[in-house]
Context: one part of a larger RNA
RNA sequence: GGCACACGGGGAAUGCCUAGGCUCUCAGAGGCGAAGAAGGACGUGAUAAGCUGCGAUAAGCUGCGGGGAUUGGCAAAUACGAAUUGAUCCGCAGAUUUCCGAAUGGGGAAACCUAAUACAUUGAAGAUGUAUUGUCGAAAGACGCGAACGCGCUGAACUGAAACAUCUAAGUAGGCGCAGGAAGAGAAAACAAAAGUGAUUUCCGUAGUAGUGGCGAGCGAAGUGGAAAUAGCCCAAACCGUGAUUGUUUCGGCAAUUACGGGGUUGUAGGACUGCGACAUUGGGAAAUAUAUGUUAGUGGAAUGUGUUGGAAAGCAUAACCAUAGGGGGUGAUAGUCCCGUACACGAAAGCAUCUAUAACCAUAGCAGUAUCCUGAGUAGGGCGGGACAUGUGAAAUCCUGUCUGAAUCUGCCAGAACCAUCUGGUAAGGCUAAAUACUCCUGAGAGACCGAUAGCGAACGAGUACCGUGAGGGAAAGGUGAAAAGAACCCUAAAUAAGGGAGUGAAAAAGACCCUGAAACCGUGUGUCU
Numbered sequence: 001g002g003c004a005c006a007c008g009g010g011g012a013a014u015g016c017c018u019a020g021g022c023u024c025u026c027a028g029a030g031g032c033g034a035a036g037a038a039g040g041a042c043g044u045g046a047u048a049a050g051c052u053g054c055g056a057u058a059a060g061c062u063g064c065g066g067g068g069a070u071u072g073g074c075a076a077a078u079a080c081g082a083a084u085u086g087a088u089c090c091g092c093a094g095a096u097u098u099c100c101g102a103a104u105g106g107g108g109a110a111a112c113c114u115a116a117u118a119c120a121u122u123g124a125a126g127a128u129g130u131a132u133u134g135u136c137g138a139a140a141g142a143c144g145c146g147a148a149c150g151c152g153c154u155g156a157a158c159u160g161a162a163a164c165a166u167c168u169a170a171g172u173a174g175g176c177g178c179a180g181g182a183a184g185a186g187a188a189a190a191c192a193a194a195a196g197u198g199a200u201u202u203c204c205g206u207a208g209u210a211g212u213g214g215c216g217a218g219c220g221a222a223g224u225g226g227a228a229a230u231a232g233c234c235c236a237a238a239c240c241g242u243g244a245u246u247g248u249u250u251c252g253g254c255a256a257u258u259a260c261g262g263g264g265u266u267g268u269a270g271g272a273c274u275g276c277g278a279c280a281u282u283g284g285g286a287a288a289u290a291u292a293u294g295u296u297a298g299u300g301g302a303a304u305g306u307g308u309u310g311g312a313a314a315g316c317a318u319a320a321c322c323a324u325a326g327g328g329g330g331u332g333a334u335a336g337u338c339c340c341g342u343a344c345a346c347g348a349a350a351g352c353a354u355c356u357a358u359a360a361c362c363a364u365a366g367c368a369g370u371a372u373c374c375u376g377a378g379u380a381g382g383g384c385g386g387g388a389c390a391u392g393u394g395a396a397a398u399c400c401u402g403u404c405u406g407a408a409u410c411u412g413c414c415a416g417a418a419c420c421a422u423c424u425g426g427u428a429a430g431g432c433u434a435a436a437u438a439c440u441c442c443u444g445a446g447a448g449a450c451c452g453a454u455a456g457c458g459a460a461c462g463a464g465u466a467c468c469g470u471g472a473g474g475g476a477a478a479g480g481u482g483a484a485a486a487g488a489a490c491c492c493u494a495a496a497u498a499a500g501g502g503a504g505u506g507a508a509a510a511a512g513a514c515c516c517u518g519a520a521a522c523c524g525u526g527u528g529u530c531u
Base pairs, nucleotide, nucleotide: 001530002529003528004527005526006525007524008523009522015516016480017479020451021450022448023447024446025445026444027443028442029440030439031145032144039100040099041098042055043054044053046078050074051073061094062093063092064091065090066089070082071081072080105114106113107112115133116132117131118130119129120128121127134143135142136141149180150178151177152176153175154174160167164214190197191196201228202227203226204225211219212218232432233431234430235376239262240261241260242259243258244257245256246255247254248253267410269375270374271373272372273369274368275367276366282363283362284361288358289357290356292354293353294352295351296350298346299345300344304319305318306317307316308315320337321336322326328340329339330338381405382404383403384402385401386400387399388398391417412427413426414425415424416423467474468473487515490502491501492500493499
């Protein structure tokens, strides 16, 4: 030195565990903010660096309700306290709430500087305290923040087409604006087809069909049908009236404009108008009161002993019991009957949500006639250029419009995929509208052929921390003694508060804090053997 065996060091894999995650379901909530938010800075404890809480009343103050023995957060220890005259704790309602921040008196390199007016401390002050002083808006109010969902404006490229230009990706990502708990859409100038349907929205399906397409890559409907949910309304105008203004006047009025009130709201056309008839029915209304339910603390809540192994019984053995409760968790190993609970049954001074009821008041209907009047104009439509429609300009309907034009008026007008006729359906150029639908920053309950510390969120731990970067931004590692600290008194070696050896605790210390298990690499010691 090799090999074998044994015993160690080192190292952290593996196993087991879970305090944290992930994905869903059901319910709730869907906003907060000038009454100063979100987010921060600085403070605040007897001692106090971090986290948490709180705000100069500062781990807290007050009231009401619950609860019933401990208690001064994580977090031990010391000191000093509090509490059955009911503390701590839990719920509801209040008070306080520095400075920055929309930040709002002015300024500013956020958490700082500085002013005016009034009042006060005092007679004064370059001092202190309190209040007011932002912009827009007539006022009310708005401004800022917030995860996704929504609507609008704007709007790529990589990529695919096996290159690439139309096309695709995609009206996606990104940017901007605005809103709501949903938003948007919505009561036919709709579909359809010789039969009919009857606002919108969503889902299934029609269907990868009809189409579209350098007819390439690709893109890709709709009606019928089945379901979810259902809800319908209001103006403008004609006509009537009132007020105001203007014009005109023979001063009796008349006309025009404008504002307001009545009236009226549709396609088998309707309304005005004329005549007749009626006063019904239904709905709305709520900051208020009452009832009920739920919610924000809680209360009650059944039933087991013995022996045995063991450090420990819940294990094993044996004999019982409860069960509208044998979900779950904990307890020194695996507990229906030990603890917390669970099924079930109860409970609110105060706040919140919802249901129902209740007032004034408001809205809401018919029949006949048809001469006249009304029924949304720079609109519909057209030309040119674009865009949206599944549809790329095409034979291209429909919708929007930058530009130029430009009707009709119910014997009207639009649509039915060029266009025309017949026929059919509808009534544009004003507006509102719940539900079914989308989403989850957040709250509660529950689930998982989800993860189990290189996994699962980046983060199980003082994590968006430490650290890196001028900055935008990037971004970790790091869990486990034991049932209980019983966390090793005392002695020894040693320079030692290092380390170790005894002693002691413990079931175990080869569980000793670098602490469960403790693989391999790597480094040794001993014995044997070979050279």